[in-house]
RNA sequence: GCCGAAAUAGCUCAGUGGUAGAGCAACUGAUUCGUAAUCAGUAGGUCCACGGUUCAAGUCCGUGUUUCGGCA
Repeated sequence: GCCGAAAUAGCUCAGUGGUAGAGCAACUGAUUCGUAAUCAGUAGGUCCACGGUUCAAGUCCGUGUUUCGGCA
C1' cells in the first nucleotide's frame, strides 16, 4: 500500500428495518449466628463519529476513526 472483519451496559456477547436484550459483575432485600451459595428484585446504553435512504435505522448505503486478521 491492497483486501476483509469488528466497534451495542463495567466485562463477554446477542439483536432478520418496527418498544435495545442475555450471561457475568454491581446494588437492595429474603434466607444464615455470620460469610459463601441460593432465591427475588433494582439500577446501568447518545448502539464509535458524521452524513444519506426510509413513515421508521443498532440493523441498509457512503465517508472517517480505532482495533484485529490476511496479502505484498